The RNA shown here (c-di-AMP riboswitch aptamer (ydaO/yuaA leader)) has 157 nucleotides and comes from Blastococcus sp. LR1.

[in-house]
RNA sequence: CACCGGGCGCCGCCGAAUCGCCCGCUGCUCCCGAGCCGCGAGCGAACCGGGGACCCACCGCAGUACUGGGGUGAAUCCUGCGCCGCACCGGCGCGGGUAGGGCUACUUCUGCGCCCGAAUCCGUCAGCUAACUCGGUAGGCGGCUCACAGAAGAAAC
Numbered sequence: 001c002a003c004c005g006g007g008c009g010c011c012g013c014c015g016a017a018u019c020g021c022c023c024g025c026u027g028c029u030c031c032c033g034a035g036c037c038g039c040g041a042g043c044g045a046a047c048c049g050g051g052g053a054c055c056c057a058c059c060g061c062a063g064u065a066c067u068g069g070g071g072u073g074a075a076u077c078c079u080g081c082g083c084c085g086c087a088c089c090g091g092c093g094c095g096g097g098u099a100g101g102g103c104u105a106c107u108u109c110u111g112c113g114c115c116c117g118a119a120u121c122c123g124u125c126a127g128c129u130a131a132c133u134c135g136g137u138a139g140g141c142g143g144c145u146c147a148c149a150g151a152a153g154a155a156a157c
Base pairs, nucleotide, nucleotide: 009144010143011142012141013140014139018045019044020043021042023040024039025038027036028035029034046137047136048135049134050133051132056127068125069122070121071120072119077097078096079095080094081093082092083091084090100116101115102114103113106153107152108151109150110149111148
């Protein structure tokens, strides 16, 4: 000097996942009074989600095959190849595309560019839905500096 990894602090991103009060405990400071950090419990605000009337919607007839249905979420749908399977159907894995979604550092719009397009829960049951009612506030990443461009606005000076 370069590279890799870790810790602390600060800044930022996805997401509802943030803030305040109060109590207890450990530790630290110390004017022995109190204050601070961390952890745990509780309460509240805010945000998010589920259930839940009237009205509305669904609810009609016939045939064939298969098959429970529903929620959170952007994460749906189409298709190619391989495997399971006697075959159909279906399932799994690996690709391509796609409804839809995110980022580009004050905000919004537009453009360019870069990404995601999962997972999981309920348990045979739920349309919407006022009152009412039940829950959640996780997790995962990036940067260590002015972060692509244009327009409008805001803020500061």